[in-house]
RNA sequence: GCCUCCGUAGCUCAGUGGUAGAGCGACUGCCUUGUAAGCAGUAGGUCGUGAGUUCAAAUCUCAUCGGAGGCU
Repeated sequence: GCCUCCGUAGCUCAGUGGUAGAGCGACUGCCUUGUAAGCAGUAGGUCGUGAGUUCAAAUCUCAUCGGAGGCU
């Protein structure tokens, strides 16, 4: 220098055009003499950034940033 993949909640990951979810974690309540476990609930996201296409973009296109791998 070129090619491929990844970037979504605190962590690990789903979601491939129609207003974003799970598990674990955090917090609150119930239960318990108390803790853990269990049960119920709550909070937490301008989907890496910018632009474009579209009635509508996490999703499609372009650029860019960061990371991983490959080739030279």